[in-house]
Molecule: SAM riboswitch aptamer (S box leader)
Organism: Terriglobus sp.
RNA sequence: GUUUCAUGAAGAGUGGCUGAGGGACGAGCCCUGCGACGCCACGACAACCGGACGAGUCUGUACCGGUGUCACCUCUCUCCUGGGAACCCGCAAGGGAACAGGGAACAUGAGAU
Numbered sequence: 001g002u003u004u005c006a007u008g009a010a011g012a013g014u015g016g017c018u019g020a021g022g023g024a025c026g027a028g029c030c031c032u033g034c035g036a037c038g039c040c041a042c043g044a045c046a047a048c049c050g051g052a053c054g055a056g057u058c059u060g061u062a063c064c065g066g067u068g069u070c071a072c073c074u075c076u077c078u079c080c081u082g083g084g085a086a087c088c089c090g091c092a093a094g095g096g097a098a099c100a101g102g103g104a105a106c107a108u109g110a111g112a113u
Base pairs, nucleotide, nucleotide: 001113002112003111004110005109006108007107008106013042014041015040016039017038021031022030023029026077027076028075043070044069045068047067048066049065050064051063052061053060074105079102080101081100082099087096088095089094
């Protein structure tokens, strides 16, 4: 790098360095010199895997380790299906929006290669 499976409604700060963009892409909408993003130190959260202890029915303990995470639901949407009554536009046929379900994409973990 590719691929399979699982999860994605919750949760989580201080200080230092740097100095302009950042939130995956696109479109929105947000954050940002009252210092974003990134890096470092300590801290926190608790998702997966391994270990230790416990339990042996459930399943627990941040105890240890390997990763991970710490603005906004994965910030929202993109594709498909629906969308009763009600809402908006329309003479009407219809269209649109809220909303719901299923995907895609992305992120993280574990396995395989």